[in-house]
RNA sequence: GGGCUUGUAGUUCAAUGGUAGAACGCCUGUUUUGCAUACAGGAGGUUGAGGGUUCGAUUCCCUCCAAGUCCA
Numbered sequence: 001g002g003g004c005u006u007g008u009a010g011u012u013c014a015a016u017g018g019u020a021g022a023a024c025g026c027c028u029g030u031u032u033u034g035c036a037u038a039c040a041g042g043a044g045g046u047u048g049a050g051g052g053u054u055c056g057a058u059u060c061c062c063u064c065c066a067a068g069u070c071c072a
Stems, first nucleotide, its partner, number of pairs: 001071007010024004018055001026042005048064005
């Protein structure tokens, strides 16, 4: 320098163009002498940035950024 993959909650990951979810973690309550477990509830997202297509974009297209991988 070129090809490919990935980027979504604090972390690991889902989501076939139609209201963004799960597990763990965090907070509150019940239970306990206390902790843990269990149960119930809650908070937490400008979906890496910008633009385009579309009635509507996490999803399709373009450019850029970052990480990984392969070739030279």
About this RNA: Model confidence (mean pLDDT): 83 of 100. Predicted 3D model of a 72-nucleotide RNA (transfer RNA) from Candidatus Moranbacteria bacterium CG06_land_8_20_14_3_00_43_56. NCBI's taxonomy places the organism under Bacteria, Bacteria candidate phyla, Candidatus Moraniibacteriota. It matches the Rfam family "tRNA".